[in-house]
Molecule: transfer RNA
Organism: Candidatus Omnitrophota bacterium
RNA sequence: GGGCGGUUAGUUCAGCUGGUUAGAACGUUUCCUUGACAUGGAAAAGGUCACAGGUUCGACUCCUGUACCGCCCA
Repeated sequence: GGGCGGUUAGUUCAGCUGGUUAGAACGUUUCCUUGACAUGGAAAAGGUCACAGGUUCGACUCCUGUACCGCCCA
């Protein structure tokens, strides 16, 4: 330098042949339970969907570019 894949909550990931409110598990916080802790139960907070542009009535999802990570080729 070229090709392919990935980037979504604090962490690990799902979501997509574009559709109205973006989710799960773990973690965090609060409450209940306990003499106290653990376990268990209930609730809550937490996201510019890597960044920018484009297409569209509408984009996490499609297209283009950029950045970062991984694999392969040279």